[in-house]
Context: one part of a larger RNA
RNA sequence: CUGGGCGUAAAGAGUUGCGUAGGUGGCAUAGUAAGCAAGCAGUGAAAUUAUAUGGCUCAACCAUAUACCCAUUGUUUGAACUGCUAAGCUAGAGCAUGAGAGAGGUAGAUGGAAUUUCUAGUGUAGGAGUGAAAUCCGUAGAUAUUAGAAGGAACACCGAUGGCGUAGGCAGUCUACUGGCUCAUUGCUGACACUAAGGCACGAAAGCGUGGGGAGCGAACGGGAUUAGAUACCCCGGUAGUCCACGCCGUAAACUAUGGAUGCUAGCUGUUAUCGGUAUCGACCCCGGUAGUAGCGAAGCUAACGCGUUAAGCAUCCCGCCUGUGGAGUACGGUCGCAAGACUAAAACAU
Numbered sequence: 001c002u003g004g005g006c007g008u009a010a011a012g013a014g015u016u017g018c019g020u021a022g023g024u025g026g027c028a029u030a031g032u033a034a035g036c037a038a039g040c041a042g043u044g045a046a047a048u049u050a051u052a053u054g055g056c057u058c059a060a061c062c063a064u065a066u067a068c069c070c071a072u073u074g075u076u077u078g079a080a081c082u083g084c085u086a087a088g089c090u091a092g093a094g095c096a097u098g099a100g101a102g103a104g105g106u107a108g109a110u111g112g113a114a115u116u117u118c119u120a121g122u123g124u125a126g127g128a129g130u131g132a133a134a135u136c137c138g139u140a141g142a143u144a145u146u147a148g149a150a151g152g153a154a155c156a157c158c159g160a161u162g163g164c165g166u167a168g169g170c171a172g173u174c175u176a177c178u179g180g181c182u183c184a185u186u187g188c189u190g191a192c193a194c195u196a197a198g199g200c201a202c203g204a205a206a207g208c209g210u211g212g213g214g215a216g217c218g219a220a221c222g223g224g225a226u227u228a229g230a231u232a233c234c235c236c237g238g239u240a241g242u243c244c245a246c247g248c249c250g251u252a253a254a255c256u257a258u259g260g261a262u263g264c265u266a267g268c269u270g271u272u273a274u275c276g277g278u279a280u281c282g283a284c285c286c287c288g289g290u291a292g293u294a295g296c297g298a299a300g301c302u303a304a305c306g307c308g309u310u311a312a313g314c315a316u317c318c319c320g321c322c323u324g325u326g327g328a329g330u331a332c333g334g335u336c337g338c339a340a341g342a343c344u345a346a347a348a349c350a351u
Base pairs, nucleotide, nucleotide: 004322005321006320007305008304012319014202015201017200018199022195023194024193026089027088029086030085031084032083034082035081036078037077038076039075040074041073042072043071049067050066051065052064053063054062055061092192093189094188095187096185097184098183099182100181104178105177106176107175108174109173110172111155116150117149118148119147120146121145122144126137127136163170164169207248208247209246210245211244212243216242217241221237222236223235224234259318260317261316262315263314264313267296268295269294270293271292272291273290274289275288276287277286300307301306324351325350326349333344334343335342336341
């Protein structure tokens, strides 16, 4: 390279959100003739090879003739498909108009319950904790209870197989600004599309820098237990951290372990949003459509498990990735980073 693959065996990059190059691209008309098809001509050294004939007594060997090669150039013709040019279409895509749902995002304001601490009152000997205990708190008045105050963090019920977001993720309430989506009407543009190497952007938790904050929880650490030991599990404390602002880091079982787009291929049931019909005084109910989200399941696929119109089915286009195991996601080099480290990424050797 060919071929085969990527849910679980090696393999879908965290998201591909934006998007460059590149690759691919709807219906239909005319032209062109680059690709494409056919013909003709030129080149395609000799030796070699194949076929035939001949020369060495045969053969190997040698000679002659013909053929062939990987191709390539010019020219003539053709016009189905691809490309290009011109002028079109509306089924893709986008815009507009009218409705709508939502923990989508950012900023600000605000609420109640609870924990903790403090102040004051009542009150007295215990409290806390465990398998059992002890460390620990308490006669300097704890625990309990009542009233008040402070401060930080998280938002019970609603709550869901629910909703939104590209992913990470998002939940008390209100306000402001703001992104996307769905449905309906068909009005406009007229292929404007798909994918996407590099690139840009975003990216849980932990961690890092500077400055705040610190209620609860709690790596490290101290103590008490358990135990042969106990650098643990259990208990009493407790620092970083967890929270906020700004700046880094750029990784996760970042998982649906399933890249994106388009079309096609039985159904049944629930649920969310919305539209139409039917019914009704009206709303529900009922029937149908579109978009999502779940449970089962025909055909088909699969090594099996299972997937099954939200495909892992049937096809097309584009990207990424895999090639026995260990060595190793390591070394070296490079890029990035304050660091931690991240990304890129071997070989010897063993088997």

This is a predicted structure of a 351-nucleotide part of an RNA (small-subunit ribosomal RNA, central domain) from a Candidatus Saccharimonadota bacterium. The sequence was found in a public genome assembly. Its Rfam family is "Bacterial small subunit ribosomal RNA". Rfam links the family to the GO terms ribosome and structural constituent of ribosome.